[in-house]
Source information:
Predicted 3D model of a 149-nucleotide RNA (FMN riboswitch aptamer (RFN element)) from Galactobacter valiniphilus. Rfam family: FMN riboswitch aptamer (RFN element). Its family is annotated with FMN binding in the Gene Ontology. The RNAcentral record of the sequence draws on Rfam. NCBI's taxonomy places the organism under Bacteria, Actinomycetota, Actinomycetes, Micrococcaceae, Galactobacter. Model confidence (mean pLDDT): 83 of 100.
RNA sequence: AACGUGCUCCGGGGUCGGUGAAAUUCCGAACCGGCGGUGAUAGUCCGCGACCCGCUCGCUCCACUCGCCUCGACGUAGGCGAAAUGCGAAUGGUUGAACCGGUGGAAUUCCGGUACCGACAGUCAAAGUCUGGAUGGGAGAAGCACGAA
Numbered sequence: 001a002a003c004g005u006g007c008u009c010c011g012g013g014g015u016c017g018g019u020g021a022a023a024u025u026c027c028g029a030a031c032c033g034g035c036g037g038u039g040a041u042a043g044u045c046c047g048c049g050a051c052c053c054g055c056u057c058g059c060u061c062c063a064c065u066c067g068c069c070u071c072g073a074c075g076u077a078g079g080c081g082a083a084a085u086g087c088g089a090a091u092g093g094u095u096g097a098a099c100c101g102g103u104g105g106a107a108u109u110c111c112g113g114u115a116c117c118g119a120c121a122g123u124c125a126a127a128g129u130c131u132g133g134a135u136g137g138g139a140g141a142a143g144c145a146c147g148a149a
Stems, first nucleotide, its partner, number of pairs: 003147006010140001015029004030129002032118002034048004043116002052093003056089004065082006071075001098114005120132003
């Protein structure tokens, strides 16, 4: 030094103009690109995360709905269960886009050229760039402490 446990911290970027009653959504030109991997540096290769959908399990369950039970009280009562609602975990599904040439031992990653892609909801006009879920979540990065064959 590898490794394990715990803690701390970090962890998404991007606009101007024109037309118009109205557009950062249309038109023109521009700008942006999470994380890990790779014989060589990646928005477009491989995988992951987030968003969306489903199943299972756990928790939630004031009041409302349904069912059952209890009571000296028959009700503005109490208890239990189901359903509904919300949250979490695990798991599965879905999830956009690039080619050519050059250099080289090696590059769809570099250089040259020409392209392409970008969730959902909202909006007085159609959104990668505005607003929102999100002061969220997260793939992961770094550091500290302890242990340790």